Model confidence (mean pLDDT): 84 of 100. Predicted 3D model of a 1526-nucleotide RNA (small-subunit ribosomal RNA) from a metagenome.

[in-house]
RNA sequence: AGGGUUUGAUCCUGGCUCAGAACGAACGUUGGCGGCGUGGUUAAGGCAUGCAAGUCGCACGAGAAAAUCUGGGCUUCGGCUCGGAGAGUACAGUGGCGAAAGGGUGAGGAUAUCGUGGACAAUCUAUCUGGGAGUGGGGAAUAACCUCUCUAACUGGGGGCUAAUACCGCAUACGCUCUCGAGGUCGCCUGGCCUUGAGAGGAAAGAUGGGGAUCCUUCGGGACCUGUCGCUCACAGCGGAGUUCACGACCCAUCAGCUAGUUGGUGAGGUAACGGCUCACCAAGGCUUUGACGGGUACCCGGGCUGAGAGGCUGACCGGGCACACUGGAACUGAGACACUGUCCAGACACCUACGGGUGGCUGCAGCUUGGAAUUUUGGGCAAUGGGCGAAAGCCUGACCCAGCGACGCCGCGUGAGGGAUGAAGGCCUUAGGGUUGUAAACCUCUGUCACACGUUAGGAAACGUUUGGUAGCCAAUACCUACUAGACUUGACAAAGGCGUGGGAGGAAGCGCCGGCUAACUCUGUGCCAGCAGCCGCGGUAAGACAGAGGACGCGAACGUUGUUCGGUGUCACUGGGCUUAGAGCGUACGUAGGCGGCUUGUUUAGUGGGAGGUGAAAGCUCCGGGCUCAACCCGGAAAUUGCCUUCCAAACGGGCAAGCUUGAGGGUCUGAGGGGGAAGCGGAACUUCACGUGUAGCGGUGAAAUGCGUUGAUAUGUGAGGGAACGCCGAUGGCGAAGGCAGCUUCCUGGCAGACUUCUGACGCUGAGGUACGAAAGCGUGGGGAGCAAACGGGAUUAGAUACCCCGGUAGUCCACGCCGUAAACGAUGGGCACUAAGUAACGGCUGCUCCGAUGUAGUCGUUGCUGUAGCGUAAGCAUUAAGUGCCCCGCCUGGGGAGUACGGUCGCAAGGCUGAAACUCAAAGGAAUUGACGGGGGCUCACACAAGCGGUGGAGCAUGUUGCUCAAUUCGAAUUCAACGCGAAGAACCUUACCAGGGCUCGAAAUGCACGGAUUAGCUGCCCGAAAGGGUAGUAACGCUUAACCAGUGGAACGUGUAUAGGUGCUGCAUGGUUGUCGUCAGCUCGUGUCGUGAGAUGUCGGGUUAAGUCCCAUAACGAGCGAAACCCCUGCCGUUAGUUGCCAGCGGGUAAUGCCGGGCACUCUAGCGGGACUGCCGGUGUCAAACCGGAGGAAGGUGGGGACGACGUCAAAUCAUCAUGGCCCUUAUGUCCUGGGCUGCAAACGUGCUACAAUGGCAGAUACAGAGAGAAGCAAGACCGCGAGGUGGAGCAAAUCUCAAAAGUCUGUCCUAGUUCGGAUUGAAGGCUGCAACCCGCCUUCAUGAAGCUGGAAUCGCUAGUAAUCGCGGAUCAGCCACGCCGCGGUGAAUACGUACCUGAGCCUUGUACACACCGCCCGUCAAGCCAUGAAAGCUGGGGGUACCUUAAGUCGCUGACCCGACCGCAAGGGGGGAGGCGCCCACGGUAAACCUGGUGAUUGGGGCUAAGUCGUAACAAGGUA
Repeated sequence: AGGGUUUGAUCCUGGCUCAGAACGAACGUUGGCGGCGUGGUUAAGGCAUGCAAGUCGCACGAGAAAAUCUGGGCUUCGGCUCGGAGAGUACAGUGGCGAAAGGGUGAGGAUAUCGUGGACAAUCUAUCUGGGAGUGGGGAAUAACCUCUCUAACUGGGGGCUAAUACCGCAUACGCUCUCGAGGUCGCCUGGCCUUGAGAGGAAAGAUGGGGAUCCUUCGGGACCUGUCGCUCACAGCGGAGUUCACGACCCAUCAGCUAGUUGGUGAGGUAACGGCUCACCAAGGCUUUGACGGGUACCCGGGCUGAGAGGCUGACCGGGCACACUGGAACUGAGACACUGUCCAGACACCUACGGGUGGCUGCAGCUUGGAAUUUUGGGCAAUGGGCGAAAGCCUGACCCAGCGACGCCGCGUGAGGGAUGAAGGCCUUAGGGUUGUAAACCUCUGUCACACGUUAGGAAACGUUUGGUAGCCAAUACCUACUAGACUUGACAAAGGCGUGGGAGGAAGCGCCGGCUAACUCUGUGCCAGCAGCCGCGGUAAGACAGAGGACGCGAACGUUGUUCGGUGUCACUGGGCUUAGAGCGUACGUAGGCGGCUUGUUUAGUGGGAGGUGAAAGCUCCGGGCUCAACCCGGAAAUUGCCUUCCAAACGGGCAAGCUUGAGGGUCUGAGGGGGAAGCGGAACUUCACGUGUAGCGGUGAAAUGCGUUGAUAUGUGAGGGAACGCCGAUGGCGAAGGCAGCUUCCUGGCAGACUUCUGACGCUGAGGUACGAAAGCGUGGGGAGCAAACGGGAUUAGAUACCCCGGUAGUCCACGCCGUAAACGAUGGGCACUAAGUAACGGCUGCUCCGAUGUAGUCGUUGCUGUAGCGUAAGCAUUAAGUGCCCCGCCUGGGGAGUACGGUCGCAAGGCUGAAACUCAAAGGAAUUGACGGGGGCUCACACAAGCGGUGGAGCAUGUUGCUCAAUUCGAAUUCAACGCGAAGAACCUUACCAGGGCUCGAAAUGCACGGAUUAGCUGCCCGAAAGGGUAGUAACGCUUAACCAGUGGAACGUGUAUAGGUGCUGCAUGGUUGUCGUCAGCUCGUGUCGUGAGAUGUCGGGUUAAGUCCCAUAACGAGCGAAACCCCUGCCGUUAGUUGCCAGCGGGUAAUGCCGGGCACUCUAGCGGGACUGCCGGUGUCAAACCGGAGGAAGGUGGGGACGACGUCAAAUCAUCAUGGCCCUUAUGUCCUGGGCUGCAAACGUGCUACAAUGGCAGAUACAGAGAGAAGCAAGACCGCGAGGUGGAGCAAAUCUCAAAAGUCUGUCCUAGUUCGGAUUGAAGGCUGCAACCCGCCUUCAUGAAGCUGGAAUCGCUAGUAAUCGCGGAUCAGCCACGCCGCGGUGAAUACGUACCUGAGCCUUGUACACACCGCCCGUCAAGCCAUGAAAGCUGGGGGUACCUUAAGUCGCUGACCCGACCGCAAGGGGGGAGGCGCCCACGGUAAACCUGGUGAUUGGGGCUAAGUCGUAACAAGGUA
């Protein structure tokens, strides 16, 4: 710091997503040790059990029992009994202090809260501290206790006794309180503080240590002296609390108005204290767009996480504050509470009960239960720190300190180190060589952390206290007490911990995730759109680096992943730091309120601003420095920081305020000017239509073509006249005016704005503008008019598969007017308003000025307006560019992925239609803008092709042949899928074979090949026989070769054979895994590259343009210059000539010979053959053309503009064809999917199609006669002459391995016949007889002869080939091949035409251009209804919860008030009685509860509405191209 993902590619916009960090976490797999932290986030649900607040005998009265010790008495020696000590102890009580702290939780609460900073002159404060004063003298009770009594229990009730530091009077008292004064000083309005006078009022308690004279004594002691601790009063302080003010503290405006104690006053009450805090009366205020009120959510902060920061999120642990304590209400006590482990009442829940009544409150520590993804021990100790009480010892303390559990987090350590190559074995991969795991292991040499065992030991401990001394204070005192000091004694939960030492031994200690890209890491196997993966893009349909396993690699490591959440990345809410022409975004336009912003000069002021100082900003945390645990985490000390707030001082530039001025902004004035600016009234002509009359006759009208319609009752057409309504031709424009919408005949009236000139006046009066107000096209609505034309709806006619459309004929609302609504548009420049600045050029419109004497005009300048071109700049680009989308400032509006949706709900406006405001669930990974290259278009331009046209001949009809589909079958083998580019194709030869198919019969190392091992002399081989359809099986005989050996036997070896093994074999699958080969576009003219240049880029340029060509062929031009693959040429055949050569070819001349023939000698001239050359190049002439390329014409020439033909096929396209030519990866079969054999099938036949042959006849058929090729083939061959046969053919075999011999011509020509007929056309079909090949012609061959003699008389829609030696027509040859289903294919020659005006149309192609929502590229894309499934959601008769208020009723406990005939100790009084207090009663308020009508917010709801999503459903074809009606 960025990356992935929209596209064929590109740039931009924009969302989604990833990499980082973090957590009170959870889940999965795994798990050695330690330190420090941390652990109920959910149900503020409910809780068993134990513990969590007591303490003081130095405040007080009373006061046991027991162990044990001890004394006395008795004793049956067992013991019993009484007393003392135990003990003034325990428990209980009165009293004091504490219990308001500590601990927990976050329900409530958007403020009675929190944070920061102030205020209290409006306050309180126990204990503690400081100094001051006092502590005199009395009284009456009451618990405990005793006794009686009620009760199940909890609780009580009556009577009697008693104490106090409990309670009550009295005295005294200040600087205290109250009343009335005086003075000083200060301040902040009320006033504060200090000094002082007079009067009135208000206190107290004792306990204990020591002491020696005197006094008293119940002989214990007291008074007294003294010390200590208390007590009382007032003041001051520390710390604490209360109140109050300012600022700051979440979301919703689909919450806009709220408020009756409400706001204020007067008086009173109340409080520690101010205050409507409460009450009575009076007034009518108070709050609010700077967000009141309402709703939702939430404890707040220091801080924590993240981030570069600014921010965002958060409020666990620790610390500060608040709130709460089962729920609601209330007060009491007290310094302090409206009180977590107090009281009272009500309620819910739970428990006990004798049914009468009672008891309880873990949101303390543990623990249980429930819910939950999820959160610990019913532990130890008061040793430390701290708290309560106490004089103290001490007691209490689930605060706290420790331990336990949990990898929950952070940090540290270990699981060994060094050496070790035959690079072991094994695994995995492999191109079979090797590679990798991997120095990894083994093995060798070491070490000893951690853990384990044993031993030893520091620190957390310092005190308090006790005791022995010392010094000092106090005192009468050497006592006591206090302070300081020296020594001694005493205290450890943790802890089997920590440190150190010793011991043994590598021994006890590694996993998890990931490996397609992002993102580090790759192979094999399995699977086969299955199973599965996935954060995004996306993987998986038989070769998956993406699933699963394995090997290997990578990452982290006692952890690793996943899930959730937050911040980041995301500048994706933009303060820092974004945008709005076309991507989302400028309100339709203006006026204007609040607000924001605001010209020049001077003075003054200072709450903005800047600076200094002071206070505060708790501690902890963060940061830095230093230090302590071996390090670190952690902890300690110091500093810094805490960006803030407050106070104060200074400054006065800028901004603000105030004051004074200025003229340039703004406005006014005078003069002039242009204009469809607005409103009203009047007038006009053309056209249209209607009506009347005339003329006139059969049509008119309308369309692509028609029809509906109108017309003989006279239309259309035409003339005259009359009526009506609407709109205003030409001028007219790229022009004018208006804020926008919008505005157009002419005239008049009323009226708004604008421009220019003058520079005369005012003196900042300005700009923008949330709300608000006004205007606002068309359509629509209301009321009333009007209605010619046009024309939704509607009717009819066409079109069409349909046609609720496009076209036609009609036609009503409406369009027009008046008044009133509506308030929206692609209301667009898709561009808010204002001001300023920033090159030029040009045109138009409206003014003004100079010059040309004036005018016109021209020219120069200037102001305003409307356009175009264009520099800089900007912009993703297109483009904008002084009329900015440039550069700045001010103000407003708006945007934040697509869909859902401008929808729903709510509100508001409207008569309605509907408008404005305006979501969510759910769903997708895109949606989009601009530009690029292609492809496509029922877009355009140019050009070409047997593409059309012009011609000739066919196909489609018939019969037959052949191929294909289909059907059939045991099998009818397979392929090509099969438009062109499958269908006489693979197949240039299916009777067996071929053959791959089917049935049956066999074989199993196999029909054929190779290696290895073993056997091996009878197995092979050969000759027989048997079974069999054959293959095959069985059996008998014989039995080979090399070496050794004299020879046989025997031995040995290889081959053969057999057995085994590794393997063979497969026309089995995949042409979508492949090679090779081939087809096609297309012999079309294209396809690219290097360098340069342009563009952010994809790309462009070159290759475009003007000519030209068959051609990207060539020329010219040119930011391009060159080059390559194609085209052309080079190659072959053919056409002319030359030369060389002359047999098998030829024969002119010479000779010989024959019936005849180059037959022979001879020759090589000619023909020919086949080698080598020549020739043609737009070379020459004329014209056209850009001085070009080139084209046209001509000459010469055998041939002329590529002479004709062939071979040759660019980049690429079609996942085109072929695994069955061959090769080949992978998969599959292995007594079968291999292999052999016999027979069958591939030839089956209702039907359809393709390709052909033969015909339908006279340009013909038949018969006879007769002539002329080329290219080929030939030895298991071609075969002559001859003979036989009607013939196919047979016999026979001259010649020929071929320019020698053979196969071997037809149409044509000549003569005759047929006479238009299903024929002397046509030959299918069938019968009979033959021939040939072959082992074999039944299925299933060809040929011959005789006989038979079908369809067919030129072929519908449609469709094919061909432009010259071509079409047409005629025959000939060859391959394959025994033969042949060949009419096929490949070649060869003979005869030999017609037509092409031309490029509008059909098809295909090339180039340029244009549009595009296509890119699998139009066989594209894509819309809506319907049907199906799933999902969320709106409405809905209702049903059912929750919430806060309002009104009324009822009213517990309780405070307060009134009352108090009943009760009562202290005081007064001799007494009666009084004072004072209480129970009880009443009243106000009031929780829970009840009633009523509304409101807000959920759940659910038959049915219903649309929406979203979902490989292959239905109907159409709306949009994208002119998308076929833009």

The sequence is in RNAcentral, with records from SILVA.